Predicted 3D model of a 174-nucleotide RNA (Lysine riboswitch aptamer) from uncultured Eubacterium sp. The organism belongs to Eubacterium, within Bacteria.
RNA sequence: AAGUAGAGGCGCGGCAAUCAUGAGUCGCAUCGCCGAGGCACUGACAGCCGGAGAGGGGAUGUAAAAGGGAAAGCCGCCGAAGUGGAUCCGAAGGUCAGAGCGGAUUCGCUGGGCCUGUAGUGAAGAACUGCAGGACUGUCACCGGAGUGGGAUAGAUCCGGUGGAGUGCUACUU
Numbered sequence: 001a002a003g004u005a006g007a008g009g010c011g012c013g014g015c016a017a018u019c020a021u022g023a024g025u026c027g028c029a030u031c032g033c034c035g036a037g038g039c040a041c042u043g044a045c046a047g048c049c050g051g052a053g054a055g056g057g058g059a060u061g062u063a064a065a066a067g068g069g070a071a072a073g074c075c076g077c078c079g080a081a082g083u084g085g086a087u088c089c090g091a092a093g094g095u096c097a098g099a100g101c102g103g104a105u106u107c108g109c110u111g112g113g114c115c116u117g118u119a120g121u122g123a124a125g126a127a128c129u130g131c132a133g134g135a136c137u138g139u140c141a142c143c144g145g146a147g148u149g150g151g152a153u154a155g156a157u158c159c160g161g162u163g164g165a166g167u168g169c170u171a172c173u174u
Base pairs, nucleotide, nucleotide: 001174002173003172004171005170006169009078011077012076013075014074015073018070019069027062028061029060030059031058033056034055037049038048039047041098042097043096044095045094081110082109083108084107085106086105087104088103089102090101111137112136114134115133116132117131118130119129120128121127139164140163141162142161143160144159145158146157148155
């Protein structure tokens, strides 16, 4: 230098079903009131609908779904994975542009989980993400100490302190 195999632990990610939430909400039907605009997240154009009532509120009846979440189970794993930027592609609604969603490539950041604060997403006191802080934990380096055979040194082991990062660390092979 290359290859193989491992370790961290409320460890990471994925999957179908079930349950709760979403929600008596969206929508639909009827009645009645107001009365001119409305049609995708926004804008423009075009087209369509609209006093034979657009749209909005109220009452009654009916009545969801998605995202996100949960114990257990299965699968793939230890840059597991997450996240930011750039470029490209796709779907979505008539076209264009932007934003959002999904995917690919590339560059960067993060060892890991937890807690707190804050901002955002979200129906949400859930959860997730960004930023900041905190102790904890694993690993390596340095320093100090203990301890082990008669003694000393070194090493394995344990304790404490400081610091670094996974392109790291440990073991084996060439």
Of the family's consensus pairs, 100% are formed in the model. The prediction has a mean pLDDT of 77. RNAcentral holds the sequence, with entries from MGnify.